[in-house]
RNA sequence: AGAGUUUGAUCCUGGCUCAGAUUGAACGCUGGCGGCAUGGCUAAAACAUGCAAGUCGAACGCGAAAGCGGGGGCAACUCCGCGAGUAGAGUGGCGAAAGGGCGAGUAAUGCGUUUCUAACGUACCCCGGACUCAGGGAUAGCUCGGCGAAAGCCGGAUUAAUACCUGAUGAUGCUGGCGGGCCGCAUGGUCUGCCAGCCAAAGGCUUGCUGGUCUGGGAGCGGGGAACGUCCUACCAGCUAGUUGGUGAGGUAACGGCUCACCAAGGCGAAGACGGGUAGCGGGUGUGAGAGCACGGCCCGCCGCAUCGGGACUGAGACACUGCCCGGACUCCUACGGGAGGCUGCAGUAACGAAUAUUCCGCAAUGGACGCAAGUCUGACGGAGCGAUGCCGCGUGCAGGACGAAGCCCUUCGGGGUGUAAACUGCUGUCAGGGGUAAGCAACCCAAUGAGCUACCCCAAAGGAAGAGGCGACUAACUCUGUGCCAGCAGUCGCGGUAAUACAGAGGCCUCGAGCGUUAAUCGGAAUCACUGGGCUUAAAGGGUGCGUAGGCGGGUCCGUAAGUGCCUUGUGAAAUCCCCUGGCUUAACCAGGGAACGGCUGGGCAGACUGCGGGCCUUGAGGUCGGUAGGGGUCGCUGGAACGGUUGGUGGAGCGGUGAAAUGCGUAGAUAUCAACCGGAACGCCAAAGGUGAAGACAGGCGACUGGGCCGACUCUGACGCUGAGGCACGAAAGCGUGGGGAGCAAACGGGAUUAGAUACCCCGGUAGUCCACGCCCUAAACGAUGCGCACUGGAUCCUGGAGGCUCUGACGCCAUCAGGGUCGCAGCCAAAGUGCUAAGUGCGCCGCCUGGGGAGUACGGUCGCAAGGCUAAAACUCAAAGGAAUUGACGGGGACUCACACAAGCGGUGGAACAUGUGGCUCAAUUCUAAACAACGCGAAGAACCUUAUCCAGGGCUUGACAUGCAUGGAUUAGACCGGCGAAAGUCGGUCAACACUCGCAAGAGCGGAACAUGCACAGGUGCUGCAUGGCUGUCGUCAGCUCGUGCUGUGAAGUGUCGGGUUAAAUCCCUUAACGAGCGAGCCCCUGUCGCUAGUUGCUAAACCGCAAGGUAGGACUCUAGCGAGACUGCCGGUGUCAAACCGGAGGAAGGUGGGGACGACGUCAAGUCCUCAUGGCCUUUAUGCCCUGGGCUGCACACGUGCUACAAUGGCGACGACAAAGCGACGCAAGAGCGCAAGCUGGAGCAAAUCGCACAAAAGUCGCCCCAGUUCAGAUCGGGGUCUGCAACUCGACCCCGUGAAGUCGGAAUCGCUAGUAAUCGCGGAUCAGCUACGCCGCGGUGAAUGUGUUCCUGAGUCUUGUACACACCGCCCGUCAAGUCAUGGAAGCCGGGAGUACCCGAAGUCGCUCCGUUUCAGGAGUGCCCACGGUAAGCUCGGUGACUGGGACUAAGUCUUAACAAGGUA
Repeated sequence: AGAGUUUGAUCCUGGCUCAGAUUGAACGCUGGCGGCAUGGCUAAAACAUGCAAGUCGAACGCGAAAGCGGGGGCAACUCCGCGAGUAGAGUGGCGAAAGGGCGAGUAAUGCGUUUCUAACGUACCCCGGACUCAGGGAUAGCUCGGCGAAAGCCGGAUUAAUACCUGAUGAUGCUGGCGGGCCGCAUGGUCUGCCAGCCAAAGGCUUGCUGGUCUGGGAGCGGGGAACGUCCUACCAGCUAGUUGGUGAGGUAACGGCUCACCAAGGCGAAGACGGGUAGCGGGUGUGAGAGCACGGCCCGCCGCAUCGGGACUGAGACACUGCCCGGACUCCUACGGGAGGCUGCAGUAACGAAUAUUCCGCAAUGGACGCAAGUCUGACGGAGCGAUGCCGCGUGCAGGACGAAGCCCUUCGGGGUGUAAACUGCUGUCAGGGGUAAGCAACCCAAUGAGCUACCCCAAAGGAAGAGGCGACUAACUCUGUGCCAGCAGUCGCGGUAAUACAGAGGCCUCGAGCGUUAAUCGGAAUCACUGGGCUUAAAGGGUGCGUAGGCGGGUCCGUAAGUGCCUUGUGAAAUCCCCUGGCUUAACCAGGGAACGGCUGGGCAGACUGCGGGCCUUGAGGUCGGUAGGGGUCGCUGGAACGGUUGGUGGAGCGGUGAAAUGCGUAGAUAUCAACCGGAACGCCAAAGGUGAAGACAGGCGACUGGGCCGACUCUGACGCUGAGGCACGAAAGCGUGGGGAGCAAACGGGAUUAGAUACCCCGGUAGUCCACGCCCUAAACGAUGCGCACUGGAUCCUGGAGGCUCUGACGCCAUCAGGGUCGCAGCCAAAGUGCUAAGUGCGCCGCCUGGGGAGUACGGUCGCAAGGCUAAAACUCAAAGGAAUUGACGGGGACUCACACAAGCGGUGGAACAUGUGGCUCAAUUCUAAACAACGCGAAGAACCUUAUCCAGGGCUUGACAUGCAUGGAUUAGACCGGCGAAAGUCGGUCAACACUCGCAAGAGCGGAACAUGCACAGGUGCUGCAUGGCUGUCGUCAGCUCGUGCUGUGAAGUGUCGGGUUAAAUCCCUUAACGAGCGAGCCCCUGUCGCUAGUUGCUAAACCGCAAGGUAGGACUCUAGCGAGACUGCCGGUGUCAAACCGGAGGAAGGUGGGGACGACGUCAAGUCCUCAUGGCCUUUAUGCCCUGGGCUGCACACGUGCUACAAUGGCGACGACAAAGCGACGCAAGAGCGCAAGCUGGAGCAAAUCGCACAAAAGUCGCCCCAGUUCAGAUCGGGGUCUGCAACUCGACCCCGUGAAGUCGGAAUCGCUAGUAAUCGCGGAUCAGCUACGCCGCGGUGAAUGUGUUCCUGAGUCUUGUACACACCGCCCGUCAAGUCAUGGAAGCCGGGAGUACCCGAAGUCGCUCCGUUUCAGGAGUGCCCACGGUAAGCUCGGUGACUGGGACUAAGUCUUAACAAGGUA
């Protein structure tokens, strides 16, 4: 210090999220020791038990018992002494108002800071002065009697005091009166003089101490007042009756309306009264750079409270936590008559809760109460216990130890990791453990005294002591396996649908470590409420506009003042905390001492610039006056023409009107059209404009009346009178509302006609409110410049409107400078960019309004306004990880421009109809194997399915190291092969016979050895099994379209742009020109074949001349054709024109060929998760007596149907017959096969020749010539079927082809629709080849023969390219996306009501108690009885307010693929 997340990418806005620190925490996993802290945050709900406030015999009177000793008595028992003046209760004094707890209440009776008290108090303590005399009567206790269960109470008798009372003395005290001095802000204070009145006391003991009384002072502690500060809410705007003040009285320690009587009518409030909600406040604590924000647990100060509520008593002090009285709730005791109680003290219980400890020890220390003291009491306190709750410290060992054990993990199988880690060797001794010694906390006058803690020393032994979270990015850390949108993870983005670094496990690694994570919470990051430090044209945000109140801000100059301000200083700002320094615990945490600081408040002094305040002057701000001036500024009245509609009449005679096309509608009762006259209402053409006016809304024929504002000029006046403006007031388009008019045209609603799947729309015909006027409401808008108002400053250019000047003798015109207004373009600057740019969105100042993620929602509730409609004000729950702005690149558009293509058009021939062939779908089947699926699947993989092929196709039979490869181990000559036999459909299996390889030795026999092979076993083979969405390779397609990119430079914050755009040209990103671009690459082109010629060569090809031969042919020849090599040729090279001097185009010449001559190969960056795991290769998965392998048979050929691609036809441009001419390219030895013979034919017999320019296939056919047919289902067409054959093959039944005879179907040119082709093309004719035993080939790939028509156009359909435009699309229009309805879930509003809480008001009742009054009253006092006011609780009543619930109901949010339509985004198809 930042990071992640909106997009295809970018910049910005903006929210969400993360990394940090912290905690009185809790939860999960884990857990060795110690120190110091800390620990009921929830139920201020309830509490068993024990303890937490007593003490004093030196204030006072009483006064035991047990026990022991002694006496009496037989004993029971009794007396005396000690126990003991003890225990004990009581009178009295002091304390009990402190200490301790808690935070309910409280928004001010509180707290904090400062200050006042001349308006006050003070027991205990300190200092000073004076005094302490004389008397008296009671009472508790004890005792006797009585009542009661108890608590307790009553009566009689008797007694003491530092208890109580009377009297005396007494002022410097108090009260009153009369004077004087000094002082104060006022009431007044203080000192002093005189007079009158009033009030005291207590003693005790160890005889020198202590106590008592009055009084003055002090210290400390309190009471009271003032100012300022102190949370949210205006959806709380008005509140107040002791209320505000006065006079008098009462009351208090004291001021005061504190209380009362009377009088007056005040007091508070937008600087927020009153009300509601929440909350103890501060020192401080957490965080933060700070400013802030949040908090107030532990410790300290203050306040409040003590079961709830009320009250007083006592006292120095209380309205009193462990006192009293009363009322309520609750608990307990009871003999039912009555009583007792208050843990928010320390422990503890149960309850609540995510959650918080011991019914511990001790008064040794510190402190407190009492006491002369000893001492007693002290759950204050000191300690210990429990909890990793926090902070701090320590340990769980240290050193050596392998190219590195085992295990585990990974692996490319070579190895790598864990890892010096372990083992092993050596060493050390913290903590825990055992033993010992003993300082300190210890200080009381001496003695005594430690609850608890512990330094230090020794011993043994590596022994007892490591986990948690994480590893996709943010964020440090990666692999394997499992899982397969499942299980799960997740703080955000997001992972998981078969190779998951994101789930789970494991190995490894990272971080921290006795902890680690999670959750919750605060601050930070967040400049995301912006004081420091933000914004408002388009992202959220300028009020619709003006006038103006409060407020804020305010021109020049001089004087004064000193409130703000600056400097110096005073007091205060408690301690603790934070910071610095030093010190004490072995260190640290912790603790101590000193300092600084405590941002603040306060007293005083100085300064006088600036602001304020008071005063004087000024003129430039503002306003006035005078003179001009432009204008749809406003209100009212009058008036005009055009158009339109209507009425009447004339002319006229069939239509008019309307639309994309129509229809509804009008019209022979005379429309439309046309003429004339009249009536009506509304709006004002041209002028007219980037024009004018107004605050905005808005304002337009002409004239008049009244009226507002602006601008310009002046040698004019006032003298800061100003700017802004919360509330407030006024104005405010359209629609709408009320009352009354008016109503031509237009026109919601409504009716009709069309359109459509529908059409409650768009279009058409009608048509009512309304639109118009007057008056009154409404008060909204994309009320927009999406830009508040005012002032000042900051380059220019140009146009327009209004005014007044200068220059020229005058004037038009022109030029120059100027004020006000309206536009355009643009510098700097600003801006996220677009843009803005003296009319700022620049630079500043002043004031107002507004914003703070999207949705929910401008909605609900409340308030207020309105006749209503509705307006203004304005949330929350819930939900999302975005929603947005500008710009970029694409893609798309029923956007535009330009251009191209057999894209259309023009033309020729087809398909779609028929039969057949073939492929596909579907159906069927035991099986009909699989793939291909718009174009770009469908005569495709198939360039050959009868068996084979052939496949996890089906039925059946078999084999299991296998049909095939490699290796290892063992065996051993068993094996391969041939023959025979059994079973069998075959495969196979069983049995038998024969016989076999190389090498070495050997004559041989034979022996040995070896590999292949075989058998067995093990590794493994095998798979056309799955995944083409894991892949390679190959292929299709856009598309032979002209595109796709890069380097450097330049522009832009950036994505990106430029180049590649523009002009011209081309088939072309082809070339040229221009040019912030200059170059380059991949494509196009350059290549091959063919067309012409030349040269070379001349067999198997050729044959002109010559010779030979009857002929075939030979000799011969290289001339020709041809063959196949090498060259030439074509390049817009030449001419003319056009064109920019270009590129190029048009025309021409020459030429075999002319503008890429024709054809082919070749296919850029990429797209389609296109196709192919069944060509091949390959990751992963699956299978292993089977999904492998072998075999027989069947199937892939099944057929109601549907589609694609073809073939043959429907005929006369034809068919048939006869005659009979001309190719090219291929193929041939498992072959092509001639001549010849046989057969009607298929074919057969036979075999010459030929491994081919030699021989053969092989007669090309159409064409041509002649003849027949005569328009017919035919002499067309040939399907189908019957019969007979041929050939191939192991085998033609399922299921071959061909031939012959017979049969002779549909079909007479094909609906909607659709395909190919621009020239040697279409059409038409035949020929060949691959595959192949044969063939279902009409397919495919080639070859040549004959050989057209049309187009010179780009409106339309399809596709494509470039530029541009819009976009809410980017999976990119097969996109995106809206609303109702239906279903589920959630939160919420309304609602007849029902339930509960809170604060008050009125009335009734009225305990205790203070005060007052009456009566009684033992000597007084006290007291008793009664009563009045006030009043807690309770009751009644009507409302207010907050919340819960509620049949039903309203909308909202979310949810997988539901229904209906298509509203929006491209002109979104009606902007």
This is a predicted structure of a 1471-nucleotide RNA (small-subunit ribosomal RNA) from a metagenome. Its Rfam family is "Bacterial small subunit ribosomal RNA". Rfam links the family to the GO terms ribosome and structural constituent of ribosome.